[in-house]
RNA sequence: GGGCCCUUAGCUCAACGGCCAGAGCGCCUCGCUUACACCGAGGAGGUUGGGGGUUCAAGUCCCUCAGGGCCCA
Numbered sequence: 001g002g003g004c005c006c007u008u009a010g011c012u013c014a015a016c017g018g019c020c021a022g023a024g025c026g027c028c029u030c031g032c033u034u035a036c037a038c039c040g041a042g043g044a045g046g047u048u049g050g051g052g053g054u055u056c057a058a059g060u061c062c063c064u065c066a067g068g069g070c071c072c073a
Base pairs, nucleotide, nucleotide: 001072002071003070004069005068006067007066010025011024012023013022018056027043028042029041030040031039049065050064051063052062053061
């Protein structure tokens, strides 16, 4: 230098172009317990990496930038 893939909650990951973007773990509160853990109930937490475009509508499609990984040279 060329090609491909990835970037969504604190972590690991889902999400036919169409509901308010969800799950597990973690965290917080309450219950339970002498207490802790387990367990049960509830809750908080997201500019979907940045910018732009297409569309009635974008996490999803297109362009670009950034970061990461793999391959080729």
A computed fold for a 73-nucleotide RNA from a Pseudomonadota bacterium, annotated as transfer RNA.
The RNAcentral record of the sequence draws on ENA.
NCBI's taxonomy places the organism under Bacteria, Pseudomonadati, Pseudomonadota.